[in-house]
RNA sequence: CGCUCCGUAGCUCAGUCGGUAGAGCACUCGCCCGGACAGCGAGAGGUCCCAGGUUCGGAUCCUGGCGGGGCUG
Numbered sequence: 001c002g003c004u005c006c007g008u009a010g011c012u013c014a015g016u017c018g019g020u021a022g023a024g025c026a027c028u029c030g031c032c033c034g035g036a037c038a039g040c041g042a043g044a045g046g047u048c049c050c051a052g053g054u055u056c057g058g059a060u061c062c063u064g065g066c067g068g069g070g071c072u073g
Base pairs, nucleotide, nucleotide: 001073002071003070004069005068006067007066010025011024012023013022019056027043028042029041030040031039049065050064051063052062053061
């Protein structure tokens, strides 16, 4: 270089038949307890890799770029 898959919260990922984004763990606070890293409840945290296009509307569709994994020579 060619083909293919992926890029979303601190981490692992869902959401991909377009309608303003969620789970688990971690974090913060509270409750419980003699105490607690356990249990229960609440909260914070993301311009969805970048740019452009289509659309009333894009994480989602199209094009290009960047980064990562795999396959082949």

This is a predicted structure of a 73-nucleotide RNA (transfer RNA) from Flavobacterium poyangense. Taxonomically the source falls in Flavobacterium (Bacteria, Pseudomonadati, Flavobacteriia, Flavobacteriales). The sequence was found in a public genome assembly. Model confidence (mean pLDDT): 81 of 100. Its Rfam family is "tRNA". From the family's description: Transfer RNA (tRNA) molecules are approximately 80 nucleotides in length. It is annotated as a transfer RNA.